Background: The RNA shown here (c-di-GMP-I-GGC riboswitch aptamer) has 80 nucleotides and comes from an Actinomycetota bacterium.
RNA sequence: GCUGAUAAAGGCAAACCCGUCGUGAGGCGGGGACGCAAAGCCAGGGGCCUCGUAGCCACGAGGUAGCCCAGCUGCCGGCC
Numbered sequence: 001g002c003u004g005a006u007a008a009a010g011g012c013a014a015a016c017c018c019g020u021c022g023u024g025a026g027g028c029g030g031g032g033a034c035g036c037a038a039a040g041c042c043a044g045g046g047g048c049c050u051c052g053u054a055g056c057c058a059c060g061a062g063g064u065a066g067c068c069c070a071g072c073u074g075c076c077g078g079c080c
Base pairs, nucleotide, nucleotide: 001079002078003077004076011036012035016031017030018029019028020027021026034066040072041071044069045068046067047064048063049062050061051060052059053058
């Protein structure tokens, strides 16, 4: 640098339920596992979602990293 095996050590945790915060999208904690080799960090670009103004063009404020790209970091194995 490339790569992810029916390997090992471990990690994360969708839906759903409970609690809590938020007008909302959704966040956090607990339970729970559909999945994940970056499902670690990051809201810079695109997408999607919410709220407000507005009125079909948009603007503003938010959310989503488990939608994609960019940026940063990283465990184990294999190959070079």
Its mean pLDDT, the model's own confidence on a scale to 100, is 82.